[in-house]
């Protein structure tokens, strides 16, 4: 340099053939429980879906471009 794969919450990951308000587990916060903790139970906060642009009635999803990581080739 070229090709491919990936980038979604603090972390690990879902989200179907483009369609409802983007979810789960862990973590975090509060309450319950306990003599106090841990565990358990209940509730809660947390997202520019890597950045920008485009297509569409509608985009995490499709197209273009940039950035980052990985793999292969040279």
């Nucleotide at each position: 340099g070229c090709a491919c794969u990936g980038g979604u919450a603090g972390c690990u990951c879902a989200a179907c053939u483009g369609g409802a308000u983007a979810g789960a587990g862990c973590a975090c916060c509060a309450g319950c429980c306990u003599a106090c903790g841990a565990a358990g139970c209940u509730g809660g906060g947390g997202g520019u879906u890597a950045g920008g642009g485009g297509u569409u009635c509608g985009a995490c999803u499709c197209c273009c471009u940039u950035c980052c990581a990985g793999u292969g080739c040279a």

About this RNA: Predicted 3D model of a 74-nucleotide RNA (transfer RNA) from a Bacteriovoracaceae bacterium. It matches the Rfam family "tRNA". Rfam describes the family as follows. Transfer RNA (tRNA) molecules are approximately 80 nucleotides in length. By type it is a transfer RNA. RNAcentral holds the sequence, with entries from ENA.